RNA sequence: AGCGUGUUCCGGGGUCGGUGAGAAUCCGAACCGGCGGUCAAAGUCCGCGACCCUCGCUCCCGCGAGGUUGAACCGGUGAAACUCCGGUACCGACGGUGAUGGCACGGUGGUCUACUACCUGUCUAGUCCGGAUGUGAGGAACGCAGG
Numbered sequence: 001a002g003c004g005u006g007u008u009c010c011g012g013g014g015u016c017g018g019u020g021a022g023a024a025u026c027c028g029a030a031c032c033g034g035c036g037g038u039c040a041a042a043g044u045c046c047g048c049g050a051c052c053c054u055c056g057c058u059c060c061c062g063c064g065a066g067g068u069u070g071a072a073c074c075g076g077u078g079a080a081a082c083u084c085c086g087g088u089a090c091c092g093a094c095g096g097u098g099a100u101g102g103c104a105c106g107g108u109g110g111u112c113u114a115c116u117a118c119c120u121g122u123c124u125a126g127u128c129c130g131g132a133u134g135u136g137a138g139g140a141a142c143g144c145a146g147g
Stems, first nucleotide, its partner, number of pairs: 004144007015029004030127002032092002034048004043090002052067006072088005094130003101123004106119005
């Protein structure tokens, strides 16, 4: 004195069986977990990204700011772990897709109290389809600059 800059590349994972006319959505079991940080390693601690919403800018593409955004405890070891080991749990956006399940002071019947069948409406997917051959938190390599 500097601790920048340019280019290129990388950058989200996960199913089988059962029932049934029909379900990867029901039932049973299984499987999955972006990025940075954190004296020791994280889906559940802190923060970020994407999605969504609001406002502003823009001819458009887009850009910026803000907001919202799920879930864990106990024990052990240790200097230190809600991160490791053991145990037992929990969470998973938005739109679409359907009932074999739930709900309805609804409708039509049956043996018309009860109960029950069908119809109508409605609710219901982390793994299916879609936005997405996307975006991005970030990471890596090479070069330049500088030392």